c-di-GMP-I-GGC riboswitch aptamer from a Planctomycetota bacterium, 89 nucleotides, folded computationally.
The sequence was found by an Rfam model in a public genome assembly.
Its mean pLDDT, the model's own confidence on a scale to 100, is 91.

RNA sequence: CUCGAUAAGGGCAACCCGGUCGCAAGGCCGGCACGCAAAGCUAAGGGCCGACGCAAGCUCGUCUUGCGGCGGCAGCCUGGCUGCCGAAG
Numbered sequence: 001c002u003c004g005a006u007a008a009g010g011g012c013a014a015c016c017c018g019g020u021c022g023c024a025a026g027g028c029c030g031g032c033a034c035g036c037a038a039a040g041c042u043a044a045g046g047g048c049c050g051a052c053g054c055a056a057g058c059u060c061g062u063c064u065u066g067c068g069g070c071g072g073c074a075g076c077c078u079g080g081c082u083g084c085c086g087a088a089g
Base pairs, nucleotide, nucleotide: 002089003086004085011036012035016031017030018029019028020027021026034075040081041080042079044078045077046076047073048072049071050070052068053067054066055065056064057063058061
């Protein structure tokens, strides 16, 4: 350096519930504990999600599809930055 133990000491916290902010996706706080060796940070590429605008469609809707900028997700993948511990190979 790679790697990641039935190691040690620690860390994070899905779903659900309560509170709160947001039009929404979702964020934050508390409880819980599904999981996580980067489940620390980053929205750069892809992806997904939301509200809005425009266009087209017909079943005329709180509709569908496409496009656009805006916003969200880092616990979807890739990339970038940083980092605790140390058995075996």